This is a predicted structure of a 1185-nucleotide part of an RNA (large-subunit ribosomal RNA, half B) from a Candidatus Woesearchaeota archaeon. Its mean pLDDT, the model's own confidence on a scale to 100, is 82. It matches the Rfam family "Archaeal large subunit ribosomal RNA". For this family Rfam cites "Crystal structure of the ribosome at 5.5 A resolution" (Yusupov et al., Science, 2001). It was read from a public genome assembly.
Context: one part of a larger RNA
């Protein structure tokens, strides 16, 4: 010096900055006073004013002690609180310490409270209040395997869950989806059960019955959630109350709005400001507001976000001084990190594209100290971003697969009885009408008799059935027959018997379901020590097994690959043609161009016949074009479908007959260049049995190249097949052979998301910065010159085109870096370039002058202050000669900042079922370090320079900008100009920016000093200590805001202007030669500079340590002195600062017991105190070495 703290600053007063961050102001108590708003409580300590100390006096109130005739009173003493008056001091009286700055607008949240221990205190959470859902107590919810426990020894004014979040005012529409609730004739539906099949048994199969659930029907939004589009229309225009239309479950109501929500956007208008990407108030075209996922307001509150005003200030203009500690210097102790090696660098190049080490050039003697942080793509941490991994984990869900739990059925624990409704079995009865037939013929068989006083037929009454003919039963009456065979009819013939079917009905028994009771299992409660008893419930519940449903509450997993990073997109993931493909074969790209995942019973086989497209001529309707005739016609047609190849008595077209679109078997080729392979495809045979053809022959689909698919599993087919248990049979399983069902991610896992809460392993194989390459884009030129410029391309502008340069924009590439090169902007400090903004010199002009426009030379210097915004940029305000553009790892974070971007919290809009997400918005949010090398800024030491040393120089070289610019005035109202206007060369004065120096003045500071004063301690005062206590003043010093200085010129040149002058008899500034010509270059001027290795010159005889010092200073160094001395200290004098000391006298408002008390004033006293200054003086120390 710097850092960490602290103090003070003239003038200005937020101009600083993301932002008044920090700091300053304010401050306690008493009195006065207090807008607006308000939930009337508050706001409020609003704001804004006044007082505050000492001394003296006099009151008031209260407490207490005592006295007075014990009195509601008074006196005296002590104490507490307090009113008033007078006097007094200082810059200042809460003098120190302590101790709110205030006001206004907006957003959010009502408030107090809580939160991420260690980066977020908030708008998040909570909250009172509101609302919904649920639970009747052996409740519900929670914990637990259970026992048990909590809520709760509570009971719906209660408990639990959820949402909103005081209060005020409101809370619209939608039940289609997803949930939840209710219902359900019917459908579906597991086990159990029943029945059937299964040769007996069984496996097994089928059917029935059937719970919850689902379907189905309703309800429900303060459940999850959702809440449109297109046209037309009013007598200016515009707009649309109105109309039409599509459509939805419904189409966003009230309110609010560029908002914590608005992309475009800095929307538009107004206010605020000189200036406003800000704020506030409005508007509404709301990307994408909106009503308890609450809407809109709102007093009070807030370490919340934001804007303004006032006060105040070193935040700033623009810095300065002082101060404590660290540091610097000495002594003692003494780490860590880091470290391949070497190391004196710089410039250019090269190189994995950003080198101290390579190449070239330059520079460079060695060592130490203090600093600064440019570099070591410095140290720290196997990058957190990005990608990858058949890595992990947290979380989500309508991913996959499961599991607790819940729920439903069933079985066991599990007993008794009744009623009802079914079912099965047994049994009694009963029903049975086609036509024909006397008639109401169930079927089959037997059958010639059966039945009848135990009352037939008939009749009456009643019941049932019914096809309306009748049948049947019971009771009564009646009194002896009735029926059948036969005959007729008919498919079938009746009496009677047996068996069976069908309708209805009764009984017995078994069983199911429903329901009502019971008590004995079981449960609960009470009492009791216990055994147990009583009460309540009760075969339910509970528990156990089993089956169905539900089931991110929980668990395990998956969530492909290619890819000019990844994602999104696409499929280049299987197959075919052509091009690419470079004349064998083969050959890549998210290369180009087209296709396939079929079709056809004829579009196949064979035999025979025929010839197409197009054109010309002719011909009724008939036209350019229908059919017909003639001709030309090698393919320009057709060939199912892409393209290529192929095809004419055909591979095309037509017709006949057929099914070879066969079975078995073998070989070869393609797939698959080179070694090998699956599936698939093709070609050529043999055998069998065929089709067509007279035959030769052809035919195993389509003229060829695409039209495709393992294992497991399931199904089908075949047989006289094989095999399994035990003798057989049936059934079943397995096998063989051939097919079918699909994997298109196509040689074939069974499979969704999210991570900003993240983790691990890797990658510069791969993105986001920089760099590198390229330069489409960008920027800047040039050529040509259509046109504009009244005329006229080129004063100026310049289309369509063409050619370049730069490497600033944006891209592309993915070369460097992922065991890390810190990322935008600002600040600070720069340095270079020129394509020049200003200043300088010129040329042209559509240059009169002035002001301009264009171009040439020129980089010496300059290029500023503000407003809003994080901004770079852009816009705006006022100035200015001008407010130029770029490079430097988009210069600069081991220099600062941290507003933006880009973590963890939170909110809005949008999106997603959700976890979450958003180059959308908003708020909040950790910036490490002691410098080793190099570099630089300074300070020292050593060696060399041919013996060593000192002093004075020279000046190769290096550095500098040491100046730049402007204004006024004069020239001059001149030149010029019709006028209006209006210069210059040259001179003078100043301003501003910069540079160097200084402290007489002014200002600042001034922890030397002097004074005032607070608190406290020592102390009788005086005088001191402590917080530099605060306050006032302040010399020297240091300083700026103060003062001083800051040329002329010479030489060579640029653009340009010229002289002479050829090449080229002319002309020509040029070729030879010569003269001018700029803020630019070199001098002049200032500083360094013999280590200038070519190491210089001259002169001299000394230098260092030590000691006293300061004009010097971090250490060294430098300078002065050393008794032959004023170097330092002391003393004295002068001067300076402060402001009048102590002591004493007098005065002093008043009081007084008359003794005195008394803040203070005044005189002594321009006193006292102090001095880093100057002078004088050998008193002390510079001795001894």
């Nucleotide at each position: 010096a710097a850092c960490u703290g602290g103090c003070u600053u003239a003038g200005g007063g937020a101009a600083a900055u993301c932002g008044a961050c920090a700091g300053a102001u304010u401050g306690g108590c008493c009195c006065c006073g207090u807008c607006u708003c308000u939930u009337c409580g508050g706001u409020a300590g609003a704001a804004g004013g006044g007082g505050u100390c000492c001394c003296u006096g006099c009151g008031a109130u209260c407490g207490u002690a005592u006295c007075u005739g014990c009195a509601u009173a008074g006196g005296u003493g002590c104490g507490a609180u307090u009113a008033c008056a007078g006097g007094g001091u200082g810059c200042a009286a809460u003098a120190a310490c302590u101790a709110g700055g205030g006001c206004g607008g907006u957003c959010c949240g009502a408030c107090u409270g809580u939160u991420u221990a260690a980066c977020a205190a908030a708008a998040a959470c909570u909250u009172a209040a509101c609302a919904u859902c649920u639970c009747g107590c052996u409740a519900g919810c929670c914990u637990g395997c259970a026992a048990a426990g909590g809520u709760g020894u509570g009971u719906a004014u209660g408990g639990g869950a959820u949402g909103u979040g005081a209060c005020a005012u409101c809370u619209g529409c939608c039940c289609a989806g997803u949930g939840c609730c209710u219902g359900u004739a019917c459908u579906u539906c597991a086990a159990a059960c029943u029945c059937c099949a299964g040769u007996c048994c069984a496996a097994u199969g089928g059917a029935g019955c059937u719970a919850a659930g689902a379907g189905c029907a309703g309800g429900u939004a303060a459940a999850c959630g959702g809440c449109g589009g297109g046209a037309a229309u009013a007598a200016c225009u515009a707009u649309a109350a109105u109309u039409c239309u599509c459509u939805u479950a419904a189409g966003g109501u009230a309110g609010c709005u560029a908002a914590a929500u608005g992309c475009c956007u800095u929307g538009u208008c107004g206010u605020u400001u000189a200036a406003a990407u800000g704020a506030c108030g409005a508007c509404c075209u709301g990307c994408a507001u909106g009503a308890a996922u609450g809407g809109u307001g709102u007093a009070a509150c807030g370490a919340g976000a934001u804007c303004g005003c006032u006060a105040u200030u070193g935040u700033c203009c623009c810095a300065a001084g002082c101060u404590a500690g660290u540091g610097u210097c000495c002594c003692c102790c003494g780490a860590a990190c880091a470290c391949a090696a070497c190391a004196u660098u710089c410039u250019g190049g090269u190189g994995c594209a950003a080198a101290g080490u390579c190449c070239a050039g330059a520079g460079a003697u060695c060592u130490c100290c203090a600093g600064u942080g440019g570099g070591a793509a410095g140290c720290g941490a196997a990058g957190a971003c990005c990608c990858c991994g058949u890595a992990g984990a947290a979380c989500u869900u309508u991913a996959c697969u499961g599991u607790a739990g819940c729920u439903u059925g069933u079985u066991g624990u599990u007993g008794u009885g009744g009623u009802g409704u079914g079912a099965g079995u047994u049994u009694g009865g009963u029903u049975g009408u086609g036509c024909a037939g006397c008639g109401u013929a169930g079927g089959u068989a037997g059958g010639a008799g059966u039945u009848g006083c135990u009352a037939a037929a008939g009749c009456u009454u009643g019941g049932g059935c019914g096809c309306u003919a009748g049948c049947u039963c019971a009771a009564g009456u009646g009194u002896a027959g009735a029926c059948g065979c036969c005959g007729a009819u008919g498919a079938g013939a009746c009496a009677c018997u047996a068996c069976c079917c069908u309708u209805c009905u009764g009984a017995a028994u078994u069983u199911a379901c429903a329901u009502c009771a019971c008590u004995c299992a079981c449960u609960u409660u009470g009492c009791g020590u216990a055994g147990g008893c009583a009460a309540a419930g009760g075969a339910c519940a509970g528990c156990a097994g089993u089956a169905g449903g539900u089931g991110g509450a929980c668990a395990g997993u998956u969530u492909g690959c290619c890819u000019g990073g990844g994602g999104c997109g696409g499929g280049a993931c299987c197959c075919u043609g052509c091009u690419g493909a470079a004349a064998a074969g083969g050959u890549a790209u998210c290369a180009g161009u087209a296709g396939g995942g079929c079709c056809c019973a004829a579009a196949g086989g064979u035999u025979g016949a025929c010839u197409c497209a197009u054109c010309c001529g002719g011909u009724u309707u008939a036209g350019a074009a229908a059919u017909c005739c003639g001709g030309a016609g090698g393919a320009g047609a057709g060939u199912g479908c892409a393209a290529g190849a192929g095809c004419a008595a055909a591979a095309g077209u037509c017709a006949g007959c057929c099914u070879g679109a066969c079975u078995g078997u073998g070989u070869u080729c393609c797939c698959a260049a080179a070694a090998g392979u699956a599936c698939g495809g093709a070609a050529c045979g043999c055998a069998g049995g065929g089709a067509c053809g007279a035959a030769a022959g052809u035919c195993g689909g389509g003229u060829c190249u695409a039209g495709c698919g393992a294992a497991c599993c399931u199904c089908u087919a075949a047989a006289u097949c094989c095999u399994c248990a035990u003798u057989g049979a049936u059934g079943g399983g397995g096998g063989u052979u051939a097919g079918a069902g699909a994997u298109g991610a196509c040689a074939g896992a069974a499979a969704a998301g999210c991570u900003a809460u993240c983790u691990c392993g890797g990658g510069g194989a791969u993105a986001a910065c920089u760099g590198a390459g390229u330069u489409g884009u960008c920027g800047c030129g040039c050529c040509u010159a259509a046109g504009a410029g009244c005329u006229c391309a080129u004063a100026u502008c310049g289309a369509c085109g063409g050619c370049g340069c730069g490497g600033c924009u944006u891209g592309c590439u993915a070369c460097u870096u992922c065991g890390a090169u810190g990322u935008c902007g600002g600040c600070u400090c720069a340095u270079c370039c020129u394509a020049u903004c200003c200043u300088g010199g010129g040329c042209g002009u559509g240059c009169a002058g002035a002001a301009g426009c264009g171009c040439c030379c020129a980089a010496g210097g300059g290029u500023g202050g503000g407003g809003g915004u994080g901004u770079u940029c852009a816009c705006c305000c006022a100035u200015u000669a001008a407010a130029a553009g770029g490079g430097u790892u988009c210069g600069u974070g081991a220099g600062c900042u941290g507003g933006g971007u880009u973590a963890a919290g939170a909110a809005c809009g949008u999106u997603g079922u959700g976890a979450g997400a958003c180059a959308g918005u908003u708020u909040g949010u950790a910036u490490g370090a002691u410098a080793u090398c190099u570099a630089c800024u300074g300070g020292a030491g050593a060696u060399g320079u041919u013996u060593a040393a000192g002093a004075u120089c020279u000046g190769a070289g290096a550095g500098g900008a040491a100046g730049g610019a402007c204004c006024a005035u004069u020239u001059a109202g001149u030149a010029c100009g019709a006028g209006a206007g209006g210069a210059a060369c040259g001179g003078u004065g100043g301003u501003u920016c910069g540079a160097g120096g200084c402290c007489a003045c002014u200002g600042g500071u001034c922890u030397a000093u002097c004074g005032g004063u607070u608190g406290u301690c020592c102390g009788g005062c005086a005088g001191g200590g402590c917080a530099g206590g605060c306050c006032g003043a302040g010399c020297a010093g240091c300083u700026a805001c103060g003062c001083c200085u800051u040329a002329c010129g010479u030489c060579a040149u640029u653009a340009g202007g010229g002289c002479u002058g050829a090449a080229a008899g002319c002309a020509u500034c040029u070729a030879a030669g010569c003269c001018c010509g700029a803020a630019g270059g070199a001098c002049c001027c200032c500083u360094c500079g013999a280590a200038a290795a070519g190491a210089g010159a001259u002169c001299u005889a000394g230098a260092g340590c030590a000691c006293c010092u300061g004009u010097a200073u971090a250490a060294g160094a430098c300078a002065g002195g050393u008794u032959u001395g004023a170097u330092g200290g002391g003393a004295c004098u002068g001067g300076a600062g402060u402001g009048u000391a102590a002591g004493u006298g007098c005065c002093g408002a008043g009081c007084u017991u008359c003794g005195g008390c008394g803040a203070g004033g005044u005189a002594u006293u321009c006193a006292g105190c102090u001095c880093g200054c100057a002078g004088u003086u050998u008193c002390c120390a510079a001795c001894a070495g």